[in-house]
The RNA shown here (small-subunit ribosomal RNA) has 1393 nucleotides and comes from an uncultured bacterium. Its mean pLDDT, the model's own confidence on a scale to 100, is 82.
């Protein structure tokens, strides 16, 4: 930083998609390890079950426990005894002192208002940022001061007694304190009253002195201490209050009665309608109140971004608010209290049914939701809370640790060498490439995982959950450690296979319909890497809401116009101010983040530290240019005055004539009228017509003019009332009084509405009548609503210059015109110059995508107002507001498209213009279409009728010639390295050829004949056998393809190079004026010069001239057998070599002194002489894989080869290209005439002879100017037929022959003779031709054994018409429109399915 995608191709507008970062995330494939984070976004859904807040005995009574002490009872071992008793160990009870741990409940204490969770409400002084409290409170703490005197009555616990299932009570009796209450004291508090000083922005505040009055206190401890009690700071946390900042939606426009404010009394820690009694009637709002809706609370921050901004508000901090819901106090210094109380409401448990009991949004677990979020784990060792003098107790906060690639960061999965480029896989044009130093192999190391051992720091004397962790060491093995997406373009990376619009893919554009770099799937390649794609979502890119930094003539997009409160902007000179603005300091912008320098974990991510920032806000100093504000002057802006002319400016009333219509009468007598043509209509009851008189309505010819007036819509007869604005002269008057304008509020063409007049024309709607396939349309005859006025509505228009309104600078000119002014000159300004104010064209800067604009801007600026953000949906739907309706004004959304879209470009097209050409039409001639045959198709049949060709431009075309062969087709029968190439292997002299046998034939067996060469090995040739490579396919694709050909079209076209235009696609040359068959030629011209086409050149024909004369030719000469035979000759024909010859060269005339073009002259031909070969660039995916060659595909004992016999020749039909006719311009007979081009040896054949012929028989002569096919034929001269199904016409058919061939059944030709169908000039409809042509009439030859009515050539006789361009048709240049570009066989709308 940008790319893709609207088009045939541009440049623009203008949306969609795409690369980047990013996340508390999810899924999908894969998964080696450590360190630091993080980890219920949804159901503020419901919770079993552990724990989370307890402590003080150094506040106080009691009970229980052990030791002890003092006295008392009681039982009583030993031992001595006098047998009575003495000693008295030990054991038990009271009793009383003391000590020790320690439990449980009660009594006081101080703490459960921290700490921890979540984020439902909240659009708000909640938060956030700055101030304020002179209107506040404050437990523990810190520093002061002062103090603690003496008494009293109770209570729970504990006992007894009762009540209930339980929770939990009730009554009697007893007792303790640091628990409670009087009394005393009062330095200083506080209250009440009046004064003084000092001071504040007010209310007030502070000191000083005074009288009244009022209120404390606790005790434990040996003791040090540690508590109490009053005040005064202070510190800390808290309360109120204000400025300013915080979603979206006006399709929410009004909202408010404690509501606004005052006055008093209450109530709070404290100000206040915070409450209450009264009084007043205010308060908020377009600067957006009230309502609705949303809200993962706000914020530091984070993500993103060049910035400005835009999105989030998870982890960690502040602050808020909440604890099942939902209200409400209570205790305290603090709560309207997650783990207190009290109702109520939902659920859930417990129950003797009377009643109780409970709240994970505390940590762990559970169900549920969900795409989706951990263990019912460990210590209080550390930093901390809470209590207590402490020892110490609690702590699910915290510290750790487990789960999860969930993120972010580090590490590894090996290094070195290693060509035979190994196998293996892919792919190949088969040689080869690639994978790849890649592996294998050889040397090496061990970071992390395993494994042994030694062990911290975190703690300061003891106390470590973490943990035998971090780190260290050492031994072993390359071992235990690589995916994943992608690969057509954007985007870095391609090849094979399979599939064949199937099956997928796809973020957007598009892939896929048999060669798919786009599907699967493989190799091979990019990319990133323990992750890798994919979904969502956010920001970028998007300058695509444009503050930075965008548009509105035609792309979306100027209100239809005017007046005008708000508002926001506004001349010129000098002063004051300092709101703004600049600009300096103070104080705050919490720490964490971010950046920036350091530094600690091996690095890093994390952490520590230091700076920087935190662009903001408040208080405060200066400065005065500008803005602002005030004073004061001023005239350029504006407005007024005087005067002057212009106008279809508006309003009302009056007048006029000419036309239509109609009504009287009157003249007269078939017809009018209307159309592209009619017909409906109206006329003999008298129309049109025309004369005369009358009525009555609308609307004003000519003048009339890109002329005038007005804001806009709109204004046109002529007089008159009323009236508004503009200009133009001057330059007295005021002195910024202005410009724009959201709401507003006035106007507003035509239609239509209301309600009354009025109706001559015209006419929606309607009825006829025609056109049409239909015609609810376009045309015609009528005709109502309307149109007209008066009053009162609608409020829209392509209401368009699709262009808002003012100001600036005058930013090059011309040409007109409409209304003024001066001004020179003159006899006179219509003319000439200079000026002000309209109004049109051309045009240069400049601008614009481009077309265009261009002094009247779409150009330079500046200001106010509307408006616009893809395309349909759609100005549609609700809902509000107008309307009598009709409607209108404002105005979505769901959904679906990758575009719609301007403006130029360059083709195609047009029942659009213009020129121009063709047998294209018109003028002629002849066909076709009717008939028979004949050949092609299509149809339909068949085993099979092979197959291709299909508008022009298939269809007597390919095929210049299907009995067999051809052939490709079908039936049946064989072959399988093959009919036919080439190469290896063996083998044998063959092979060929002849004869005999079998077979329906191919085939098979049998026997005769029988190679070359040589350096003697062997070399060539040919044959069999078996074998493997390979042959072969007229099998598919002509839409893979060469090549060839058709067609446009012989039409005059078609392209480059440079150079100019033009942002570009293009354009220009190539257009213009003129000619011409021609883009031929001239002359102009931002072109110039060229190419490919056209001519030309090349062969043919028409003339002459020359050279050659055998095989040709005979004029004149001789001969003769009367045939140039023959001498001889080459003069002529001829034959083929070379020449010449025509070129607008001459003349006249047109034209531009030009290309040319009309005429004439000479000339065998005269304006390319005739005919022909020759086909630009492209087009129609035009035809041909079956000439031939090719790529992929398929077949391989068959889809390949052979061979027999059928088909390709079929037959209700339908279509083309012909042949022969219908007859007398003829048939047929007889006897005569006169070409040219060509063939000839498996060949053409002569005379002669036979036959009615077809032909046989012989066979001279000729490889040809010699010989022969070969007779031309129509003609013409002669007789006959006499108008008819014929002496026309010859189809089909019988019959017997010929000649070709292996062989004429199916299936070919000719021949003779008999027979003798249709058919009497052919409908709509069509074809060909302009001169030696059409028509007409025979000749050849190619293919071929034989078989043309075709198709090629050639001569013979030989016309009519036209010299034009109106139309049809095609076709070339030009213009013009276009929404087609597969290009009118296009696009593309409605209806119905």
């Nucleotide at each position: 930083a940008g790319a893709g995608g609207u088009u045939g191709a541009u440049g623009c507008u203008g949306g969609c998609u795409c690369a980047a970062g990013a996340u508390g995330a999810a899924c999908g494939c894969u998964g080696g390890u450590g360190g630091c984070g993080u980890g219920c976004u949804u159901a503020a859904c419901a919770c079993a079950u552990g724990c989370a807040a307890g402590u003080c005995g150094a506040g106080c009574g009691a009970a229980g426990c052990a030791c002890u002490u003092u006295g008392g009872a009681a039982a009583g071992a030993u031992u001595c005894u006098u047998c009575g008793g003495a000693u008295g160990a030990u054991u038990u009870c009271c009793u009383u002192u003391g000590u020790g741990a320690c439990u449980g409940a009660a009594u006081g204490g101080g703490g459960g208002a921290c700490g921890g969770g979540u984020g439902a409400g909240u659009a708000a002084c909640g938060c956030g940022u700055g101030g304020g409290u002179a209107a506040c409170c404050u437990g523990c703490c810190u520093u002061g001061u002062a103090c603690a005197g003496g008494g009293g009555g109770a209570u729970a616990a504990c006992a007894g007694u009762u009540g209930g299932a339980a929770a939990c009570g009730g009554c009697u009796g007893c007792u303790a304190a640091u628990a409670c209450c009087g009394c005393a004291u009062a330095a200083g508090c506080g209250c009440a009253c009046a004064g003084c000083c000092u001071u504040g922005c007010a209310u007030g505040a502070u000191g000083c002195a005074g009288u009244g009055u009022g209120a404390a206190a606790a005790a434990c401890u040996c003791c040090c201490g540690c508590g109490g009690u009053a005040u005064a700071a202070g510190a800390u946390g808290g309360a109120c209050c204000c400025g300013c900042g915080u979603u979206g939606g006006a399709u929410u426009a009004g909202c408010u009665a404690g509501u606004u404010g005052g006055g008093g009394a209450g109530g709070u820690a404290a100000c206040g309608g915070c409450c209450c009694c009264c009084c007043a009637a205010g308060g908020c709002g377009a600067c957006g109140a009230u309502c609705c809706a949303u809200a993962g609370g706000c914020c530091g921050a984070c993500c993103u971004g060049a910035g400005a901004g835009g999105g989030u508000g998870a982890c960690c901090g502040g602050c808020c608010a909440c604890a099942u819901u939902g209200g409400g106090a209570c205790u305290g210094a603090g709560a309207c209290c997650c783990g207190g109380c009290c109702c109520a409401g939902a659920c859930u448990c417990c129950u003797u049914c009377g009643g109780g009991a409970g709240g994970c949004a505390g940590c762990a677990g559970u169900g549920g939701g969900g795409a989706a979020u951990u263990u019912u784990g460990c210590c209080c060792a550390a930093u901390g809370g809470g209590c207590g003098a402490a020892a110490g107790c609690c702590u699910g906060a915290u510290g750790c640790a487990g789960c999860g690639a969930c993120g972010c960061c580090g590490c590894g999965u090996g290094a070195g060498c290693g060509a035979a480029g190994a196998a293996g896989u892919a792919u190949u044009u088969u040689g080869g490439u690639a994978u790849g130093u890649a592996a294998a192999g050889c040397u090496u190391u061990a970071u992390c995982a395993g494994c042994c051992g030694g062990g911290a720091a975190g703690a300061u004397a003891a106390u470590g959950a973490c943990g035998g962790u971090u780190c260290c060491u050492g031994a072993c093995u390359a071992a235990g450690a690589a995916g994943c997406c992608c690969c057509g373009g954007c985007u870095a990376a391609a090849u094979a296979c399979g599939u064949g619009c199937c099956a997928g893919c796809a973020g957007c554009c598009g892939c896929g319909g048999u060669a798919a770099u786009a599907c699967g799937u493989a190799u091979g390649g990019u990319g990133c890497c323990a992750g890798c794609g994919u979904u969502a979502u956010c920001c970028g890119g998007a300058u695509u809401u444009u503050c930075u930094g965008g548009g509105u003539g035609u792309a979306a997009a100027g209100g239809g116009a005017g007046c005008g409160c708000c508002g926001g902007c506004g001349g010129u000179g000098c002063g004051g101010c300092a709101a703004a603005u600049u600009u300096g300091a103070u104080g705050u912008g919490a720490a964490a983040g971010c950046c920036c320098g350091g530094g600690g974990c091996u690095c890093a991510a994390c952490c520590c530290c230091g700076g920087u920032u935190c662009u903001g806000c408040c208080u405060u100093g200066g400065a005065a240019a500008c803005u602002g504000u005030u004073g004061u002057a001023c005239u350029a802006g504006a407005g007024u005055g005087u005067u002057g002319g212009a106008g279809g400016g508006g309003u009302a009333a009056g007048c006029g004539g000419a036309a239509u219509u109609u009504c009287u009468a009157g003249u007269g007598g078939a017809g009018c009228g209307g159309u592209g043509a009619a017909a409906u209509g109206g006329g003999u009851a008298g129309a049109u017509a025309u004369u005369a008189g009358g009525a009555g309505g609308a609307a004003c010819c000519c003048c009339c003019g890109u002329g005038g007036g007005g804001a806009a819509g709109g204004c046109g007869g002529c007089u008159u009332u009323c009236u508004g604005g503009a200009c133009g002269a001057u330059a007295a008057c005021u002195g910024a009084c202005g410009g724009u304008g959201a709401g507003g509020c006035u106007u507003g063409a035509a239609a239509g509405c209301g309600u009354g007049g009025g109706g001559a024309g015209c006419c929606a709607a309607c009825c006829g009548g025609a056109u049409u396939a239909g015609a609810u349309u376009c045309c015609c005859u009528g005709g109502u609503a309307g149109u007209u006025c008066c009053c009162g509505c609608c409020g829209u228009a392509a209401a368009c210059g699709a262009u808002g309104g003012a100001u600036c600078a005058g930013u090059a000119g011309g040409u007109g015109u409409g209304g003024g002014a001066g001004g020179u000159a003159u006899u006179g300004a219509c003319c000439c110059c200079u000026u002000c104010u309209g109004u049109c064209c051309c045009g240069c800067a400049g601008u614009u995508a481009a077309c265009a604009c261009a002094a009247u801007a779409a150009g330079u600026a500046u200001c106010c107002c509307a408006c616009c953000u893809g395309g349909g949906g759609a100005g549609u739907a609700c809902g509000g507001c107008c309307g009598c309706a009709a409607g209108g004004u404002g105005g979505a959304a769901a959904c679906u498209c990758a575009a719609a879209g301007g403006a130029a470009u360059u083709g195609a097209c047009g029942g659009g213009g213009a020129c121009c050409c063709g047998c294209a039409c018109a003028a002629g001639c002849g066909g076709c279409g009717g008939a028979g045959c004949a050949u092609g198709u299509g149809g339909u049949u068949u085993a099979a009728u092979u197959a291709g060709a299909a508008g022009c431009a298939a269809c007597g075309a390919g095929a210049a010639g299907a009995a067999c062969c051809u052939u490709a087709u079908c039936a049946a029968g064989u072959c399988u390295u093959g009919a036919c190439a080439u190469c290896g292997u063996u083998u044998u002299g063959a092979c060929c050829g002849g004869u005999a046998c079998u077979u329906a034939u191919c085939u098979g067996u049998a026997c005769c004949u029988u190679c070359u060469u040589u350096u003697a090995g062997g070399a060539g040739c040919a044959g069999g056998a078996g074998u493997g490579a390979c042959a072969g396919c007229u099998g598919g694709u002509g839409c893979a393809u060469g090549g060839u050909u058709g067609u446009u079209g012989u039409c005059a076209g078609c392209u480059g190079u440079u150079g100019u235009c033009g942002u570009g696609a293009g354009a220009u040359g190539u257009u213009g004026g003129g000619u011409u068959a021609a883009g031929u030629c001239c002359c102009g011209c931002a072109a110039c010069g060229a190419g490919c086409g056209c001519a030309a050149c090349c062969g043919u024909u028409u003339u002459c001239u020359u050279u050659c004369g055998u095989a040709g030719c005979c004029a004149g000469c001789g001969g003769u057998u009367c045939g140039c035979c023959u001498g001889g000759g080459c003069a002529c024909u001829c034959u083929a070599g070379a020449g010449a010859g025509a070129c607008u060269g001459c003349c006249a005339g047109g034209g531009u002194u030009a290309a040319u073009c009309u005429g004439g002259a000479g000339g065998a031909a005269g304006g390319c002489g005739g005919g022909g070969a020759u086909g630009a660039c492209g087009u129609c995916a035009a035809a041909u894989c079956a000439u031939c060659a090719u790529g992929c595909c398929c077949c391989u004992u068959a889809u390949g080869a052979c061979u027999u016999g059928g088909g390709c020749u079929a037959c209700a039909c339908a279509c083309g290209c012909g042949c022969u006719a219908c007859a007398a311009u003829g048939g047929a007979g007889u006897a005569a005439a006169c070409a040219a081009a060509g063939g000839g040896a498996a060949g053409c054949a002569a005379a002669g002879c036979u036959g009615u012929g077809a032909a046989g028989c012989c066979g001279a002569g000729c490889a040809a100017a010699u010989u022969u096919c070969a007779a031309a034929a129509a003609u013409a001269a002669u007789g006959u037929c006499u108008c008819a199904g014929u002496u026309c016409g010859g189809a089909c058919u019988g019959u017997a022959g010929u000649a070709u061939g292996c062989a004429a059944c199916c299936c070919g030709a000719a021949u003779a003779c008999a027979a003798g169908a249709a058919g009497a000039a052919g409908g709509a409809a069509u074809c060909g031709c302009u001169a030696g042509u059409a028509a007409u009439c025979g000749c050849a030859g190619a293919u071929c054994a034989g078989a043309g009515u075709g198709a090629u050539g050639c001569g013979g006789u030989g016309a009519a018409u036209a010299a034009g361009u109106u139309c049809c048709c095609g076709g070339c240049u030009u213009u013009u429109g276009c929404a087609c570009a597969c290009a009118c066989c296009g696009c593309c709308c409605g209806u119905c399915a």